Small-subunit ribosomal RNA, 5' domain from an uncultured bacterium, 501 nucleotides, folded computationally. RNAcentral holds the full RNA, with entries from ENA, Greengenes and SILVA. Model confidence (mean pLDDT): 83 of 100.

Context: one part of a larger RNA
RNA sequence: GAGUGAACGCUGGCGGCGUGCUUAACACAUGCAAGUCGAACGACGAAGCUCUUGCUUGCAAGAGUGGAUUAGUGGCGCACGGGUGAGUAAUGUAUAGCUAACCUGCCCCUUAGAGGGGGACAACAGAUGGAAACGUCUGCUAAUACCCCAUACUCCAUUAUAACUUAAGUCGUAAUGGGAAAACUCAGGUGCUAAGGGAUGGGGCUGUAUUGUAUCAGCUAGUUGGUGGGGUAAUGGCCUACCAAGGCGAUGACGCAUAGCUGGUCUGAGAGGAUGAUCAGCCACACUGGAACUGAGACACGGUCCAGACUCCUACGGGAGGCAGCAGUGGGAAUAUUGCACAAUGGGGGAAACCCUGAUGCAGCAACGCCGCGUGGAGGAUGACGCAUUUCGGUGUGUAAACUCCUUUUAUCGGUCAAGAAAAUGACGGUAGCCGAUGAAUAAGCACCGGCUAACUCCGUGCCAGCAGCCGCGGUAAUACGGAGGGUGCAAGCGUUACUC
Numbered sequence: 001g002a003g004u005g006a007a008c009g010c011u012g013g014c015g016g017c018g019u020g021c022u023u024a025a026c027a028c029a030u031g032c033a034a035g036u037c038g039a040a041c042g043a044c045g046a047a048g049c050u051c052u053u054g055c056u057u058g059c060a061a062g063a064g065u066g067g068a069u070u071a072g073u074g075g076c077g078c079a080c081g082g083g084u085g086a087g088u089a090a091u092g093u094a095u096a097g098c099u100a101a102c103c104u105g106c107c108c109c110u111u112a113g114a115g116g117g118g119g120a121c122a123a124c125a126g127a128u129g130g131a132a133a134c135g136u137c138u139g140c141u142a143a144u145a146c147c148c149c150a151u152a153c154u155c156c157a158u159u160a161u162a163a164c165u166u167a168a169g170u171c172g173u174a175a176u177g178g179g180a181a182a183a184c185u186c187a188g189g190u191g192c193u194a195a196g197g198g199a200u201g202g203g204g205c206u207g208u209a210u211u212g213u214a215u216c217a218g219c220u221a222g223u224u225g226g227u228g229g230g231g232u233a234a235u236g237g238c239c240u241a242c243c244a245a246g247g248c249g250a251u252g253a254c255g256c257a258u259a260g261c262u263g264g265u266c267u268g269a270g271a272g273g274a275u276g277a278u279c280a281g282c283c284a285c286a287c288u289g290g291a292a293c294u295g296a297g298a299c300a301c302g303g304u305c306c307a308g309a310c311u312c313c314u315a316c317g318g319g320a321g322g323c324a325g326c327a328g329u330g331g332g333a334a335u336a337u338u339g340c341a342c343a344a345u346g347g348g349g350g351a352a353a354c355c356c357u358g359a360u361g362c363a364g365c366a367a368c369g370c371c372g373c374g375u376g377g378a379g380g381a382u383g384a385c386g387c388a389u390u391u392c393g394g395u396g397u398g399u400a401a402a403c404u405c406c407u408u409u410u411a412u413c414g415g416u417c418a419a420g421a422a423a424a425u426g427a428c429g430g431u432a433g434c435c436g437a438u439g440a441a442u443a444a445g446c447a448c449c450g451g452c453u454a455a456c457u458c459c460g461u462g463c464c465a466g467c468a469g470c471c472g473c474g475g476u477a478a479u480a481c482g483g484a485g486g487g488u489g490c491a492a493g494c495g496u497u498a499c500u501c
Base pairs, nucleotide, nucleotide: 001501002500003499004498006497007496008495009494010493013373014372015371016370017369018368019366020365021331026330027329028328030327031326032325035076036075037074040073041072043070048065049064050063051062052061053060054059055058083285084284085283092210093209094208095207096206097205098204099203102202103201107198108197109196110195111194112193113192115149116148117147118146124139125138126137127136128135129134155178156177157176158175159174160173161172163170164169183190184189211257212256213255218248219247220246223245224244225243226242227241228240229239230238260282261281262280263279264275265274266273267272287308288307289306290305291304310321311320312319313318337363339362340361341360345359346357347356348355349354376406377405378404379403386397387396388395389394411438412437413436414435415434416433420428445490446489447488448487449486450471451470452469456485457484458483459482460481466473467472
């Protein structure tokens, strides 16, 4: 000198765009953050409409239509989106490859198909236990829920075999065995099953790179390899039985400490050094530890089970909870509102209407940062007052003010009024913008002035009080302390502190 997610002191007019718990992965009151589908299903069937009957002619009853409303079965979603960086020095990340060792719901394309049958369980009704959470028994019932049979070249398994490669293997042929399906409908379609291909998303493996420490020098028994078996979508000591005795290491094994990684960011002429907030990609985690279930996908933030700590409820028998989602509370030097809307973009469900969405879009707070604008412009005295100083003559403040003329960015008031929105639909918001009126009107501070370093005098103090980044000032004429006048620098900021280059 440059920089910061900064804090503190003094000061503070406006706008745009960004940014905002770096600490305690500490504990959390309250509300919201994941639902949706009645065109899968059984119940329940409101309003309205139509018809019939009765009549006190605008009401009652019955039937039909209608489909509001939901708890339940079922489907899809809840593995995305959002948060945090505790762990992790390599099961991570970056980059380049391999997968002949793999999977992939929804989406797209192609081919073929959907025949027949059965038994339940919720809801519901009855009974019953419990303070509650939540159950238990009996009975009834539907389905795109569940099960069985049939059919199926290609699919899977086994056997035989041709070709190509050989490192396991790939691709054909034949035989035997095995394996599917679901309906709804507004009649337009939407769904279902099998197989093949694509796309997308993932899993696994390999090379290279990836902090400090040798005051860590030896480490290792599932350890290293083989065979058989198991397991997985899939390779593999991933697991297991047996066999062999290997494997790693000064090119730093093992240990300890620290740390999410990257694109990037800051600095620097560069090389490099430091860093990893916001935005984007990957990873890990969800009170702590462990485990699996469901599923195309989880070992699952707002799912389940077990154990632990903590908090809460209790009728003492037993139960409930997890903000590192958005707001908000305590804590802290320090970091915001318990806001509005699904109008846009995107996501989930649905045929759709639509519903949900603290993602997101906006608004609020904060000079936290960057950028822009303003606090007036022109004229105006050999120069007012005041203040300071003085060699008492003067000098400085100083064209500065007053005064005259002008302008209206901004401000206030009034009017008009968007784009963002494709047919409709605007939270923002009567916002941005535009027009008019008023009137210099609403708007300047902070630090410094001994040298480094731009800027000097007076008074007070008297090694005191104090200053200070370094050198150093202060003991009676202090340009260095405190005040004043003047000056210098930056400016809605200016200084200090902390950190990086």